[in-house]
RNA sequence: CGAUUGAGGCGCAAUAAAUAUCAGUAUGAUUUUUGAAGUUGUCAGGGACUUAAGAUGAAGUCAAAAAGGAUUUAUUGCCGAAGCAUUUGCUUACCUGAAUGGGCAAACGCUGGUUGCAUUAUUAAGAGUAAUGUGACUGUCAUCAUCUGAUGGAGUGCUUUCGUA
Repeated sequence: CGAUUGAGGCGCAAUAAAUAUCAGUAUGAUUUUUGAAGUUGUCAGGGACUUAAGAUGAAGUCAAAAAGGAUUUAUUGCCGAAGCAUUUGCUUACCUGAAUGGGCAAACGCUGGUUGCAUUAUUAAGAGUAAUGUGACUGUCAUCAUCUGAUGGAGUGCUUUCGUA
């Protein structure tokens, strides 16, 4: 230098099922009242649709979800597992433009891992996730010590084995 090998542990991610939450919410029907606008994520233009056989708003009654996220169990793939920022391309939300979101792919950079607290973002949420800061625990290597500690570094690392120089 190349290949190979494995470890960190409340380890990482994915899939399926069940359960709670979402929520007595969205939404639908209907009664009373109001009386001309309303829907199509935001803005502008356009189109389509509903509407005096009552739009819309308000009050009541009846019916009543789902997605995302979560927990548990099982299975699968694994140890840059995975996560995040930026840029580019494609795609998506009736059409066009602008912005903003969602999905996929690539490039490049950062983060060893878990976790508490605070702040911010997201979310229905005091759950969860992510980022930043700050503690703790833990693995690994180096240096210094020596009865198992201290300091520091980063996974493009470390360990195993083989080959080449």